[in-house]
Molecule: transfer RNA
Organism: Anaerolineae bacterium
Parts: sequence; C1' cells; structure tokens
RNA sequence: GCGGGAGUAGCGCAGGGGUAGCGCAAGUGCUUCCCAAGCACUGGGUCGCGGGUUCGAAUCCCGUCUCCCGCU
Repeated sequence: GCGGGAGUAGCGCAGGGGUAGCGCAAGUGCUUCCCAAGCACUGGGUCGCGGGUUCGAAUCCCGUCUCCCGCU
C1' cells in the first nucleotide's frame, strides 16, 4: 500500500429500512435479625465520527478514525 472483519447501555452481545433490545452489572422494593441468594420493578444509548439516499437509516451508499486478520 491492497483486501476482509469488528465498533450498539458500565461490561459481554443481538438487531441488516418503520418506537433500539437481551444477559450481567447498578438503583429501589419484597423476603432475612443482618448479609448473600431468590423474586419484582426502575434508570442508563446523539448505534465510532462526518456526509449522502429515503417519508423514514443502528441497518443502504461515500469518506474517515480505532482495533483485529490476511496479502504485498
């Protein structure tokens, strides 16, 4: 230098045009003498960044950044 993959909640990941979700973690409550476990509920996101297409983009297109793999 070229090609490919990944980037979404604190962490691990799903979602591939139509309200952004799951698990763990966190908070509150129930339970317990207390803690842990269990159960119920709640909060937390400019979907790496910038543009474009579209009535509508996490999703499609272009550029760019970081990480990983391969080729040279």